[in-house]
């Protein structure tokens, strides 16, 4: 040089903002950039959810009530 583990560190986990002695992952060529269906792929078409998970906020729906 190369490769593998382990620490620290920094990053990421389909739309936002904050928190977590948390979960997982990637070490920069990286992790990660949602799902169904029709098609050979392009393309066309539908669906869920603001979380990796939890609170909470905020903005979106939909219901009730003043």
């Nucleotide at each position: 040089g190369g490769g593998g583990u382990u620490u620290c560190a920094a990053g990421a986990g389909a739309u936002g903002g904050c928190a977590u002695g948390c979960c997982u992952c990637u070490u920069u060529g990286a992790a990660c950039c949602g799902c169904c269906g029709g098609c050979g792929a392009u393309c066309c078409g539908g669906c869920u959810g603001a979380u990796g998970a939890u609170g909470c906020c905020u903005a979106c729906c939909c219901a009730c009530c003043g």
Molecule: Fluoride riboswitch aptamer (crcB RNA motif)
Organism: Rhodanobacter spathiphylli